Model confidence (mean pLDDT): 84 of 100. Predicted 3D model of a 102-nucleotide RNA (c-di-GMP-I riboswitch aptamer) from a Pseudomonadota bacterium. The organism belongs to Pseudomonadota, within Bacteria. The model forms 95% of the base pairs in the Rfam consensus.
RNA sequence: GACUGCUCAGGGCAUACCCAUCGAAAGGUGGGGACGCAAAGCCUCCGGUCUACGAUCUGAUCCGCAUCAAGGCGAACAGGUUAGGACAGCGGGGUUGCCAGG
Numbered sequence: 001g002a003c004u005g006c007u008c009a010g011g012g013c014a015u016a017c018c019c020a021u022c023g024a025a026a027g028g029u030g031g032g033g034a035c036g037c038a039a040a041g042c043c044u045c046c047g048g049u050c051u052a053c054g055a056u057c058u059g060a061u062c063c064g065c066a067u068c069a070a071g072g073c074g075a076a077c078a079g080g081u082u083a084g085g086a087c088a089g090c091g092g093g094g095u096u097g098c099c100a101g102g
Stems, first nucleotide, its partner, number of pairs: 003101003012037002017032006035089001041095003045092003048087003054082006063074003
């Protein structure tokens, strides 16, 4: 230095849940708390998963506008599609690191 993680030592991180807070949400942050983790340290490059403020499409009755009337336009509601969002404790990859072993 590389490989490996049965063991030693010092330890480290912190699932669910609860409180506060940010966010449209997914989720994040701080505190409490531990399911677990040999990188559960860091980084969205690849795949995957989650959310849909916004954008867009569809719908039917009803509401408003327009019209001789219909077509139409708008608003509200419902559904579909879509990351500019999110997950590093989903996997791959990159990078840094403690101890021990042969």

It was read from a public genome assembly, where an Rfam model found it.